[in-house]
The RNA shown here (c-di-AMP riboswitch aptamer (ydaO/yuaA leader)) has 157 nucleotides and comes from a Solirubrobacterales bacterium.
Rfam family: c-di-AMP riboswitch aptamer (ydaO/yuaA leader). Rfam's curators write: This family represents a conserved RNA structure found upstream of the ydaO and yuaA genes in Bacillus subtilis and related genes in other bacteria.
NCBI's taxonomy places the organism under Bacteria, Bacillati, Actinomycetota, Thermoleophilia, Solirubrobacterales.
The coordinates come from a structure-prediction model, not an experiment, and the mean pLDDT is 76.
């Protein structure tokens, strides 16, 4: 000199995942954790009524006639396709793709450009849903930052 790993810190970014307060602890005396509470927020269940009455193929349609099947929540994260292949499925790979995100106070909107397109949960059960009922506030990154248009808030003359 570089890398690495640990503490602090500054600006940010994805997600509901902010932020105040009491209590106990611990400390480098800056604070941090544990447990409970509020606000703000973000899921679920949950009437009347409305809506449905399992799915796919054939027949023009309908009727009919076959074949196949539990279902449901978080979330952007569906869905197709190819090869693998000799039947055929899932996984795994690969190219798409519904949708999703990507500081220059914020918000919509075009344009470009780069990226996501995962995983998890109930457990046979739950459309919709007002009173009401319950549950959550984790986690995981970046040090780089395109460009136009209205609306606003704030700032300074």
């Nucleotide at each position: 000199c570089a890398a690495c790993u640990g503490c602090a810190c500054a600006u940010g970014c994805c997600u509901a995942a902010u932020u105040c307060c009491c209590u106990c602890g611990c400390c480098u005396c800056g604070g941090c954790g544990g447990g409970g509470g509020g606000a703000g927020u973000g899921g679920g269940g949950g009437a009347c009524c409305c809506a449905g009455u399992g799915g796919g193929a054939g027949c023009u349609c309908a009727a009919c006639u076959c074949c196949c099947u539990g279902g449901g929540g978080c979330g952007a994260a569906u869905c197709g396709g190819g090869a693998c292949a000799g039947u055929a499925c899932c996984c795994g790979c690969c190219c798409g793709u519904a949708g999703c995100g990507c500081a220059g106070c914020u918000c919509u909107u075009u344009c470009a450009g780069c990226g996501c397109g995962a995983g998890c949960c109930c457990g046979c059960c739950a459309g919709c849903u007002a009173a009401c009922c319950c549950c959550g506030u984790c986690g995981g990154c970046a040090u780089g930052a395109g460009a136009a248009a209205g609306a606003g808030a704030g700032g300074c003359a």